This is a predicted structure of a 73-nucleotide RNA (transfer RNA) from a Methanomassiliicoccaceae archaeon. It was read from a public genome assembly. Its Rfam family is "tRNA". The prediction has a mean pLDDT of 81. Lineage of the source: Archaea > Thermoplasmatota > Thermoplasmata > Methanomassiliicoccales > Methanomassiliicoccaceae.
């Protein structure tokens, strides 16, 4: 150096036919126990890897760059 895949909530992942971001697990409160686990309900938490384009709207499509995987040389 080239090719293909990949980066999204603290972990694991979904949304990739553009329409304004969610799931389960962890935290946090409360309910419920003498209490402790379990279960319940509610919230808190995300510049969607970094710029740039196109579009009325861009995690999404288009180009660079960058970390990861993995094949070639």
């Nucleotide at each position: 150096g080239g090719g293909c895949g990949u980066g999204u909530a603290g972990a694991u992942c979904a949304g990739c036919u553009g329409g304004u971001a969610g799931a389960u697990c962890g935290c946090u409160a409360c309910c419920u126990u003498c209490g402790c686990a379990a279960g319940g309900u509610a919230g808190a938490g995300g510049u969607c890897g970094c710029g740039a384009g196109u579009u009325c709207a861009a995690a999404u499509c288009u180009c660079g760059c960058c970390g990861c995987g993995u094949c070639c040389a």